[in-house]
RNA sequence: AAUGGAGAGUUUGAUCCUGGCUCAGAAUGAACGCUGGCGGCAUGGAUUAGGCAUGCAAGUCGAACGGACAAUGUUCAGCAAUGGAGAUUGUCAGUGGCGCAAGGGUGAGGAACACGUGAGCAACCUGCCUUCGGGUUCGGGAUAGCCCCGGGAAACUGGGUGUAAUACCGGAUAUGAUCAUGGGCUGAUGGCCCGUGCAUCAAAGCAGCAAUGCGCCUGGGGAUGGGCUCGCGUCCGAUUAGCUAGUUGGCGGGGUAACGGCCCACCAAGGCGACGAUCGGUAGCUGGUCUGAGAGGAUGGUCAGCCACACUGGGACUGAGACACUGCCCAGACUCCUACGGGAGGCUGCAGUCGAGAAUCUUCCGCAAUGGGCGAAAGCCUGACGGAGCAAUGCCGCGUGAGGGAUGAAGGCCUUCGGGUUGUAAACCUCUGUCGCCCGGGACGAAAGCAAUGACGGUACCGGGAGAGGAAGCUACGGCUAACUACGUGCCAGCAGCCGCGGUAAUACGUAGGUAGCGAGCGUUAUUCGGAUUUACUGGGCGUAAAGGGUCCGCAGGGGGCCUGCCAAGUCUGAUGUGAAAGCCUACGGCUCAACCGUGGAAGGGCAUCGGAUACUGGCGGGCUGGAGUGCGCGAGGGGUGGACGGAAUUCCUGGUGUAGCGGUGGAAUGCGUAGAUAUCAGGAAGAACACCGAUGGCGAAAGCGGUCCACUGGCGCGCAACUGACCCUCAGGGACGAAAGCGUGGGGAGCAAACAGGAUUAGAUACCCUGGUAGUCCACGCUGUAAACGGUGCGCAUUCGUUGCGGGGGGAACUUCGGUCCCCUCCGUGACUGAGCUAACGCGUUAAAUGCGCCGCCUGGGAACUACGGCCGCAAGGCUAAAACUCAAAGGAAUUGACGGGGGCCCGCACAAGCGGUGGAGCAUGUGGCUUAAUUCGAGGCAACGCGAAGAACCUUACCUGGGUUUGACAUCCAUUGGACAUCCGGUGAAAGCCGGCUUUCCGCAAGGACCGAUGGACAGGUGCUGCAUGGCUGUCGUCAGCUCGUGUCGUGAGAUGUUCGGUUAAGUCCGGCAACGAGCGCAACCCGUACUGCCUGUUACCAGCGCGUAAUGGCGGGGACUCUGGCAGGACUGCCUGUGUUAAGCAGGAGGAAGGUGCGGAUGACGUCAAGUCAGUAUGGCCCUUACGCCCAGGGCUGCACACGUGCUACAAUGGCUGGUACAAUGGGAUGCGAGGCCGCGAGGCGGAGCCAAUCCAUAAAACCAGCCCCAGUUCAGAUCGGAGUCUGCAACUCGACUCCGUGAAGCCGGAAUCGCUAGUAAAGGCGUAUCAGCUACGACGCCUUGAAUACGUUCCCGGGCCUUGUACACACCGCCCGUCACAUCAUGGAAGCCGGCUGCACCCGACACGCCCGAUCCAACCCGCAAGGGGGGUAGGGCACUAAGGUGUGCCUGGUAACUGGGAUGAAGUCGUAACAAGGUAGCCGUAGGGGAACCUGCGGCUGGAUCACCUCCUUU
Repeated sequence: AAUGGAGAGUUUGAUCCUGGCUCAGAAUGAACGCUGGCGGCAUGGAUUAGGCAUGCAAGUCGAACGGACAAUGUUCAGCAAUGGAGAUUGUCAGUGGCGCAAGGGUGAGGAACACGUGAGCAACCUGCCUUCGGGUUCGGGAUAGCCCCGGGAAACUGGGUGUAAUACCGGAUAUGAUCAUGGGCUGAUGGCCCGUGCAUCAAAGCAGCAAUGCGCCUGGGGAUGGGCUCGCGUCCGAUUAGCUAGUUGGCGGGGUAACGGCCCACCAAGGCGACGAUCGGUAGCUGGUCUGAGAGGAUGGUCAGCCACACUGGGACUGAGACACUGCCCAGACUCCUACGGGAGGCUGCAGUCGAGAAUCUUCCGCAAUGGGCGAAAGCCUGACGGAGCAAUGCCGCGUGAGGGAUGAAGGCCUUCGGGUUGUAAACCUCUGUCGCCCGGGACGAAAGCAAUGACGGUACCGGGAGAGGAAGCUACGGCUAACUACGUGCCAGCAGCCGCGGUAAUACGUAGGUAGCGAGCGUUAUUCGGAUUUACUGGGCGUAAAGGGUCCGCAGGGGGCCUGCCAAGUCUGAUGUGAAAGCCUACGGCUCAACCGUGGAAGGGCAUCGGAUACUGGCGGGCUGGAGUGCGCGAGGGGUGGACGGAAUUCCUGGUGUAGCGGUGGAAUGCGUAGAUAUCAGGAAGAACACCGAUGGCGAAAGCGGUCCACUGGCGCGCAACUGACCCUCAGGGACGAAAGCGUGGGGAGCAAACAGGAUUAGAUACCCUGGUAGUCCACGCUGUAAACGGUGCGCAUUCGUUGCGGGGGGAACUUCGGUCCCCUCCGUGACUGAGCUAACGCGUUAAAUGCGCCGCCUGGGAACUACGGCCGCAAGGCUAAAACUCAAAGGAAUUGACGGGGGCCCGCACAAGCGGUGGAGCAUGUGGCUUAAUUCGAGGCAACGCGAAGAACCUUACCUGGGUUUGACAUCCAUUGGACAUCCGGUGAAAGCCGGCUUUCCGCAAGGACCGAUGGACAGGUGCUGCAUGGCUGUCGUCAGCUCGUGUCGUGAGAUGUUCGGUUAAGUCCGGCAACGAGCGCAACCCGUACUGCCUGUUACCAGCGCGUAAUGGCGGGGACUCUGGCAGGACUGCCUGUGUUAAGCAGGAGGAAGGUGCGGAUGACGUCAAGUCAGUAUGGCCCUUACGCCCAGGGCUGCACACGUGCUACAAUGGCUGGUACAAUGGGAUGCGAGGCCGCGAGGCGGAGCCAAUCCAUAAAACCAGCCCCAGUUCAGAUCGGAGUCUGCAACUCGACUCCGUGAAGCCGGAAUCGCUAGUAAAGGCGUAUCAGCUACGACGCCUUGAAUACGUUCCCGGGCCUUGUACACACCGCCCGUCACAUCAUGGAAGCCGGCUGCACCCGACACGCCCGAUCCAACCCGCAAGGGGGGUAGGGCACUAAGGUGUGCCUGGUAACUGGGAUGAAGUCGUAACAAGGUAGCCGUAGGGGAACCUGCGGCUGGAUCACCUCCUUU
């Protein structure tokens, strides 16, 4: 010395970036809401420059003047009353002087020398003040007042007599001034100085006894104040580009204090403007104020300086000064008075009032102080000022108490009911006394020689007194942002600054408790700056986010190489002047502090002048060659223009051959063809375009350029280094060129082809496809001027690692087949890859998007809008330029993870295909929907609800309905009172439940009391009432799919990636290899169970080979432990072995062995997660709801209702069958209120009866199959529904509403439309058997068991689902996504519009007040002159004229605003209509320009772009 810089929310599933919106801060002349104790200091009509009642805001001087009146006293006359004279004092209208131009108010106007700053005036003025010199003489005539006579309502005014002055006039004098003239000084015109001159020009007195004082006149100087001029600074709009006739200048005049077109006559034709004139809009300027780190931005209230204005407009007069706030005249609007004839007025002074407004004060006190006017003074005047009042409007200070006080009181709130919190807070105890209150005292401000003098004010302040007594609110509490719970509400009411809250558990609404913040305030609203680096000077950008002009040329402008001299404009430095005061900063000081105030200092970027420096920039001069250009020599090229020529193809014409089709498509049709097409041959005609070469290649400024040849012509590269000597770069405006489409005129017209027509497709098809086809496409001339005119990348120069192609040129070296090839170096052009660096990332990367310099263009949220209006251009189409209202909280870029694709690759699955059997048709069963009903209880709803919860609804179940009852309850715990054992039995009533009643009677304990039961009362019970979107638990599903993750490391700003991708392989993220990854977890697999083989063990109830006994026969018996079997333990299978293959791997293929072979088969097992999936009715459970009912009990009914529709099944339609008879073989399981044998009865269901069995012991016909017979293709000897009758069984009870049996009846149905399901082996199909639930049963269901036992899989194109990788994406609620346009409705703002109504203003003309000026002036006139006078002259004046002119009028324009029938598009809106344009290859890739067409999105033509997916090929490059 320096004191100084913070961010956050919001676009996404997430990320980074861009970008807007919003918030936190400070501030205010504020207002509003709630609240409000005191004091100090400030501030207070921002809106209607709207209108104003009333009072006050500028007077003063008698020492300028004549007078009037009053008082006092004097004197004269008079007896007195009274009158006269003069004196003093006071007051007063008038004449006169000074003041009234200051002070005070306001900000309308004004974009200007108005203001600020610095200069200039030799072009000026200045009363009062100051200083110096000189003077103040002689005269004159009026006039107001007053008096008299008039007019008028008033305001006011006319006439007459007479009068004073510091009023007015004439003469004299002139230091001098002015003028004329001469000279000197000065840069200089009107400056200064010195002369000369017959020129012109002065004056006032008053007071005082006096001295003297105050004045007056003239001149010089000073001071102060003012006038004028100039440089610089001073808002927005170019959708205002040209403006200007007194305009610019000159000569000469006029005018002014003074310069000047300020004014006038004449002459010339100038002047201003892109460095923004003119026009339009807005605005008082400054010191300062607010904000900001600063730079800036915003602002100009109070205070101070300047300006402007004074009802609106104009004008002059007076004066030192005005064109004059409280003066004058005129015009206008408004208000008031009036006797209707005329008059009066101007608060933007202080108060006050009305109005408008969100909003801004007392009709106060005083001249005591400070200051001003007048006066000699006393003094008078002063709404300036000093004070008080009102207002929390602001700033500052103070208080509303302090200390102690835990049963943590009561109350409130919350609660998990334990408690927590309010909270030391209160109560209570001990104190203090600020503010306020009362009493007493009581200032400074007052300065003067003394005295007197205070509005504020009995105020500040001091002392005393009482008493915690009188004094706290406001806002917030979802995030930002500090502070949380309860209740109420239920997308309602409401909140909201942004994001967003509220649809029954809201920390977001409302209330309460609590908490946070600030505090006599607190919030809200408005505005400014900040944050915002979001206009970027400090300090931004433009490949894809908004942004490079389509390209080039080029004037102005900006920038500019090397050396050197001079200058000193920029630049740097020193000095001087200025930069008012106040304010800010700072030091000290005064009010108790502070706010506030005082004194001093510092600072002040600026401007001006003088001196100095000369590196850089600049100016002038000289030189240079590196920039630039020229020359000479080579060279490549679809560069441009014109002309000529050529062949292939297409179409057409003619002729020949030839015959029935051709053509076209996804498939067709329209079309052409027997009048001979298509095909083919020959000849001819015409127009357009130039295959191959051809390329990532060449040329051009871009657009663009392609057969060959000729002519003319532009540019470029290389080499040489001869010439010029900075001649250069860029470029606003301007000019030229500029694809396609389009336009005009005239040609031409083969093919193609907008429009159009037809045919198809389609729900439609104004399209995509097809057949035709006109403009057009082509040429000439002219216009248009736009494209995704793109490298989405302006031009120029310089600097900065490499690798490798291609095109053109030059050099070197080697080889040579002399064509050239290859290698190295180099310049230019054109590509690819990569480093540093840059970038939000993608990417760029010597052809930069790197690093710098110069210049130009452009951007500043999305939409509205490549729009409207205006202007310019165009024949038109249209182009260029280019807004706003309104609306949104985003719109975007890149990248990430997913999901999706009518994208791609790889791969699975009974996914398709190949097969077998079904469903959909029939009848019945069952579930569901619907309908019905008093109720048909509830739930489940694509897959993944629908033979599901139901593994059993006649009552019960049962939750539903009807009716009858009950109220501490059917059930749990507890308390109080009371009675009684419990309990059993009986009666009445009733459908029952229930209600009423009766009989008998206690037990334990000494007692208190207890046990049990009942009654009454109270706590409470109870609820299948609601919420599965508050939950736990459980479950379904994707899916037994192979996936889902983590740690560490690494990469990336980050989301995230890597690992998990890749090459193989697998059923598998299974394993192997590789790899910036290395490991790990949950899944997979294995471990578990069953089954298949073997061994060992075991051996009854199972078994029976051998031995024995017995029977008609039977493991019936003894026995046996071999077999089967039972069920324990072991073994066995692991790609272990072989061959091949594969990368020597993992594995795969085949083989051997084996009961089994590559997971043997089947089960159990279900990752991270998804579906707010399902369940509050299984249970549990938060919250809500009911409480003589939504609880509980009972009876009956319902859940079983039936025009209908669907799902799941059963039985069938028959001969692979049915029927009859015979006969064989299982397994799982079950059995004590149970299974129940033999026997008897019944056709049968079943009955009687009861052996055996608590079970490898007893109980149960397996059926299909097989054998034999009948049936003979028929609605049947198929099928069995339905109905009638008769029964059996269970049960309290089979009516609603059970199953079964028998007899009779004998329906539909002859294999099932579209569609659809299951299954890959002991599977499908077929057959029967068992079990749970259960009194019985609706079971044809479910869950199991065994028996018989197939067919097929080429294969992965397609359908469905899934996995991995990759790609695109505008999706992320994730394609059941998103989204476009018309139409309809509503609201809003806006454009156009016949018009209508305003405002500003231009031009032309008319009229023209007052006043100034000029002219006339016959009216009138005292001063001076002549004259004795009359009169005349001079001068003035009424009046008149002219010029100019305010207001007014007429006409016609420009600009601008309002409004308007109708009309155009736009925006927004909850689920409207039509389609589906875009996003995936979006189902015809999209988009740009243009043209035509169409309900609409759009479609089509032509040219262009990639900001197109996919596949293939080619080329180049990188890695291995």